[in-house]
Molecule: transfer RNA
Organism: Rickettsiales bacterium
RNA sequence: AGACCUUUAGCUCAGUUGGUUAGAGCUACCCGCUCAUAACGGGUCGGUCGCUGGUUCAAGUCCGGCAAGGUCUA
Numbered sequence: 001a002g003a004c005c006u007u008u009a010g011c012u013c014a015g016u017u018g019g020u021u022a023g024a025g026c027u028a029c030c031c032g033c034u035c036a037u038a039a040c041g042g043g044u045c046g047g048u049c050g051c052u053g054g055u056u057c058a059a060g061u062c063c064g065g066c067a068a069g070g071u072c073u074a
Base pairs, nucleotide, nucleotide: 001073002072003071004070005069006068007067010026011025012024013023019057028044029043030042031041032040050066051065052064053063054062
């Protein structure tokens, strides 16, 4: 210098052909159970979907730029 992949909750990750409430598990917190703790059961909180611009009636999803991380080539 070039090619490709990833970026969604505190962590690990889904998200279908763009379509009508952005989700799961774990963590945290609350309640139940127990003499008590753990385990177990129920619930709650938690998100400008990396940033920015564009396309569209509508964007996590499509397009451009930028940023961070990774793989390969030179």